[in-house]
Order: sequence, then structure tokens, then C1' cells
RNA sequence: GCUCGAUAAUGGCAAACCACCCGAAAGGGUGGGACGCAAAGCCGCUGGCCUAAAUCUUCUGGUUUCCGGAAGAGAUGGUAGCAGGGCCGCCGAA
Repeated sequence: GCUCGAUAAUGGCAAACCACCCGAAAGGGUGGGACGCAAAGCCGCUGGCCUAAAUCUUCUGGUUUCCGGAAGAGAUGGUAGCAGGGCCGCCGAA
């Protein structure tokens, strides 16, 4: 130095849940709270997964250049704590 990762050290992050806020939703932010995490630091690039607003299609109702309702499609929205990939990084037992 590389691989690797301990009941080590110094520290870090924070699931569920609760409150408030943002959002159509999924989800996110802040505070509380800790299930866990050696990248649970950063990046939606690839696949997966979640949601389905705009929009489109079909059906349907009406007071029919339009408006409402239902179903389906729909990512340009998310998820980095789903996996892969990229970037960066603390410590050092075996």
C1' cells in the first nucleotide's frame, strides 16, 4: 500500500413510531426517538421496487367549443436503509 473488518479506540449516522411542515401520492424536511449500519457518506448512471400528477385511451353523466365521474395506460416524481456502478473517506486486531 492492497485485501479485509474486531464485543479495539475516537467519533458518526439513525429504522419503526410520534409531532409539525412540504407534496396529488410515493416520499421528503426539522425535532424527538433507536431497529440497525464500516461507508446507513455523496451521486438516480443501470436494473428492480413504490407512487400516478400532467397527459392519453375507453366507458359514462351533464346545463356538451366545455365540465364532472370510473377504469386502464402513463415518470418527467421517488427509493442511495433493494442490488450493481461511479466519487470520496475515519480507525487498524486477526
This is a predicted structure of a 94-nucleotide RNA (c-di-GMP-I riboswitch aptamer) from Desulfobacteraceae bacterium UBA2771. The model forms 100% of the base pairs in the Rfam consensus. Rfam family: c-di-GMP-I riboswitch aptamer. Rfam links the family to the GO term cyclic-di-GMP binding. Lineage of the source: Bacteria > Thermodesulfobacteriota > Desulfobacteria > Desulfobacterales > Desulfobacteraceae.